[in-house]
The part of an RNA shown here (small-subunit ribosomal RNA, central domain) has 348 nucleotides and comes from a marine sediment metagenome. Its mean pLDDT, the model's own confidence on a scale to 100, is 91. RNAcentral holds the full RNA, with entries from SILVA.
Context: one part of a larger RNA
RNA sequence: CUGGGCUUAAAGGGCGCGUAGGCGGUAUGGUAAGUCUGGAGUGGAAUCCCAGGGCUCAACCCUGGAAUUGCUCUGGAAACUGCCAAACUUGAGUCAGUGAGGGGAGGGCGGAAUUCCUGGUGUAGCAGUGAAAUGCGUAGAUAUCAGGAGGAAGGCCGGUGGCGAAGGCGGCCCUCUGGCACUUGACUGACGCUGAGGCGCGAAAGCGUGGGGAGCAAACAGGAUUAGAUACCCUGGUAGUCCACGCUGUAAACGGUGAAUAUUAGGUGUUGGGUCCGCGAGGGUUCAGUGCCGUAGGGAAACCAUUAAAUAUUCCGCCUGGGGAGUACGACCGCAAGGUUAAAACUC
Numbered sequence: 001c002u003g004g005g006c007u008u009a010a011a012g013g014g015c016g017c018g019u020a021g022g023c024g025g026u027a028u029g030g031u032a033a034g035u036c037u038g039g040a041g042u043g044g045a046a047u048c049c050c051a052g053g054g055c056u057c058a059a060c061c062c063u064g065g066a067a068u069u070g071c072u073c074u075g076g077a078a079a080c081u082g083c084c085a086a087a088c089u090u091g092a093g094u095c096a097g098u099g100a101g102g103g104g105a106g107g108g109c110g111g112a113a114u115u116c117c118u119g120g121u122g123u124a125g126c127a128g129u130g131a132a133a134u135g136c137g138u139a140g141a142u143a144u145c146a147g148g149a150g151g152a153a154g155g156c157c158g159g160u161g162g163c164g165a166a167g168g169c170g171g172c173c174c175u176c177u178g179g180c181a182c183u184u185g186a187c188u189g190a191c192g193c194u195g196a197g198g199c200g201c202g203a204a205a206g207c208g209u210g211g212g213g214a215g216c217a218a219a220c221a222g223g224a225u226u227a228g229a230u231a232c233c234c235u236g237g238u239a240g241u242c243c244a245c246g247c248u249g250u251a252a253a254c255g256g257u258g259a260a261u262a263u264u265a266g267g268u269g270u271u272g273g274g275u276c277c278g279c280g281a282g283g284g285u286u287c288a289g290u291g292c293c294g295u296a297g298g299g300a301a302a303c304c305a306u307u308a309a310a311u312a313u314u315c316c317g318c319c320u321g322g323g324g325a326g327u328a329c330g331a332c333c334g335c336a337a338g339g340u341u342a343a344a345a346c347u348c
Base pairs, nucleotide, nucleotide: 004319005318006317007302008301012316014201015200016199017198021194022193023192025088026087028085029084030083031082033081034080035077036076037075038074039073040072041071042070049065050064051063052062053061054060091191092188093187094186095185096183097182098181099180103177104176105175106174107173108172109171115149116148117147118146119145120144121143125136126135162169163168206247207246208245209244210243211242215241216240220236221235222234223233258315259314260313261312262311263310266293267292268291269290270289271288272287273286274285275284276283277282297304298303321348322347323346330341331340332339333338
């Protein structure tokens, strides 16, 4: 390189937007670059292949043919691809009318609970465990009542329920704002799909500066346990967890399943619309989502099965025995921690 693959064996980029590129709906006319066909020229000789011949054979040599899959010129064909022209509406999009939603950003408000402070009542314990002890408490704790402070998180509803590209999103209200679904018509007229580089977003932890700090809690201290116990258990407790701005750019970033389109039995839940029937509870049907079961088919099997891992097409990413190693070196990025890219020797 040709292959064969990527749910679990090695292998889908964490996710999006999008540049180049690749690919691209229906019908008509033109063109003839690709494509197909005919002809001409050329494609050195030798070699290779075939036939015949010469050295006694062979190697070797000689003669002829074929081949030289190519290039150039030229006559033609017009289905397909390309290009040009002018169209179409089913792909895509816009408008109009409805609708659901923890989608995002900012601001405000409220309640339960923990902790702390002040005061009242009240007295000897509280806390904790397998059992204890450290710890707290006669300087009045725990318990209980009243008042106050402050921070963080959002009980029930809550649901294989909803929204978001992914990360993720949950008290209530307001402001700003993104996306989606359905219905009917009108409009644009292929405007599409994918996407190397690139740009943006990206849990937690971590970093910088400044705030904040109730609870929890790496580190740390003490008490236990134990042969030991740098742990598991207990009492404390600092970073951190929270906010603002900036950085980091990684995760079992998982559905371990890239994106898009088309085609292919059913059954049964559920969410949001439309429509029809019924007085109604409800039922039928149809779109869009989300689950379970299951046919064909697929699969090594487990299992997947209209939300495919089925049947096909297009584009991107990735894999090629284990270890060495996601390491070294170099480069780029980062304040650092480190990240990205990414070998080899050697070894089995």